[in-house]
Context: one part of a larger RNA
RNA sequence: CUGGGUGUAAAGGGAGCGUAGACGGAAGAGCAAGUCUGAUGUGAAAGGCUGGGGCUUAACCCCAGGACUGCAUUGGAAACUGUUUUUCUAGAGUGCCGGAGAGGUAAGCGGAAUUCCUAGUGUAGCGGUGAAAUGCGUAGAUAUUAGGAGGAACACCAGUGGCGAAGGCGGCUUACUGGACGGUAACUGACGUUGAGGCUCGAAAGCGUGGGGAGCAAACAAGGUUAGAUACCCUGGUAGUCCACGCCGUAAACGAGGAAUAAUAGGUGUCGGGUGGCAAAGCCAUUCGGUGCCGCAGCAAACGCAAUAAGUAUUCCACCUGGGGAGUACGUUCGCAAGAAUGAAACUC
Numbered sequence: 001c002u003g004g005g006u007g008u009a010a011a012g013g014g015a016g017c018g019u020a021g022a023c024g025g026a027a028g029a030g031c032a033a034g035u036c037u038g039a040u041g042u043g044a045a046a047g048g049c050u051g052g053g054g055c056u057u058a059a060c061c062c063c064a065g066g067a068c069u070g071c072a073u074u075g076g077a078a079a080c081u082g083u084u085u086u087u088c089u090a091g092a093g094u095g096c097c098g099g100a101g102a103g104g105u106a107a108g109c110g111g112a113a114u115u116c117c118u119a120g121u122g123u124a125g126c127g128g129u130g131a132a133a134u135g136c137g138u139a140g141a142u143a144u145u146a147g148g149a150g151g152a153a154c155a156c157c158a159g160u161g162g163c164g165a166a167g168g169c170g171g172c173u174u175a176c177u178g179g180a181c182g183g184u185a186a187c188u189g190a191c192g193u194u195g196a197g198g199c200u201c202g203a204a205a206g207c208g209u210g211g212g213g214a215g216c217a218a219a220c221a222a223g224g225u226u227a228g229a230u231a232c233c234c235u236g237g238u239a240g241u242c243c244a245c246g247c248c249g250u251a252a253a254c255g256a257g258g259a260a261u262a263a264u265a266g267g268u269g270u271c272g273g274g275u276g277g278c279a280a281a282g283c284c285a286u287u288c289g290g291u292g293c294c295g296c297a298g299c300a301a302a303c304g305c306a307a308u309a310a311g312u313a314u315u316c317c318a319c320c321u322g323g324g325g326a327g328u329a330c331g332u333u334c335g336c337a338a339g340a341a342u343g344a345a346a347c348u349c
C1' cells in the first nucleotide's frame, strides 16, 4: 500500500455555507466514449508451460503445440454507465392558510436584593470561625425607618419543557428579522446528496482603544492553621467580570457518536400541529414533526446501542495505524502579543 477501523481501546473536523470533484429519481427516442462480441494485423528469438525426441540417466540440448491475458484497424450489439433530446412528479424547492418558540439585533421600561451617600431613632458592640484573630465601631458602627445614587443579574413560573448549525439563548414591552413545523396540492420540473481547498460563525480566559465599576474576585496584603503552608478557612483587595468597536480562534467546543437517504417488533411519557369519534374543562383512535425512558431481532471485547442505532444497506467527506520522545523541534502561514494552525526525526521501551 492493501485491508481493517473511528461511543469508552489509536481515530469524527467545534459548527455552518459552499467551489472543484465524487455519487445521484421515473418513462421514451438517438449516439456508441466505457462495456460485450466477430475478423484481420501485430504481440522477435531464447526462456517458462504441455506433449514428444537425443546424449546409459539427470542437468543439458532438439522438435511440435499452446500461451504471451496486450495494442491497432475494422464489422456488429445496446441491457448497464456515459452523452444528446422529449416528457413525468414520488426527491428538492416555491406559493397559499395556520399555530408554537429563552432563535437573532436594537431601543425603552420594571420590581426584589447587595453596596454606598444623606437624615431620624438608638447604644456598645458588630463581623467572622472548628476556635480565633486581622477588620469595622463612642469622630456613634451593627440593627431599624425614610429619601437618594449607581452598577450588575433577572427569584417564583421552570419542566430529561422550548428555540438555535454549533457556540449558545430566560424579567416586561416595542420595532426589524432568520429558521423549523402542520395543512393544502396552485407552481417549477431532478433544480438533489456530500463537500478537498475557500468563506463565515464560534464559550470562557486573554489582547488593543475609549467608557463603566454595585457585587464578586486571579494577582497582592494582613490574620489564622501548620513542623512548614508561597494553599485549603477569614478580613481586605487590583486587573477582570459589564458596554461600544476591533482582534484572538481555542475547550471534557461531549451524545467523547460527521452529514444524507431508505426500509426494519413492540410498550410508555412529554412538546408543537392535523384528522376522525364520543355522554366533550375531558377522553379514545389515528397521523406528521421534535424530545425522553424501557425493550425484540441484529450488532458489540464487554459496557451497552436498539426507528434520535453503535443493527441492515448506499453515497460523500474527515480521521487512525504500538507507548514515550511530542502536539515538541525546524520551516511556513496567521496574530499587536499571548499564542494558534501545519507538524517530524534521532533515541528509547
Stems, first nucleotide, its partner, number of pairs: 003321004007303002012317001014201004021194003025088007033081002035077008049065006091191001092188003095184004103177007110154001115149007125136002162169002206247006215241002220236002223233001258316005266294013298305002322349003331342004

RNAcentral holds the full RNA, with entries from ENA, Greengenes and SILVA. The part of an RNA shown here (small-subunit ribosomal RNA, central domain) has 349 nucleotides and comes from an uncultured bacterium. Rfam family: Bacterial small subunit ribosomal RNA. Its mean pLDDT, the model's own confidence on a scale to 100, is 88.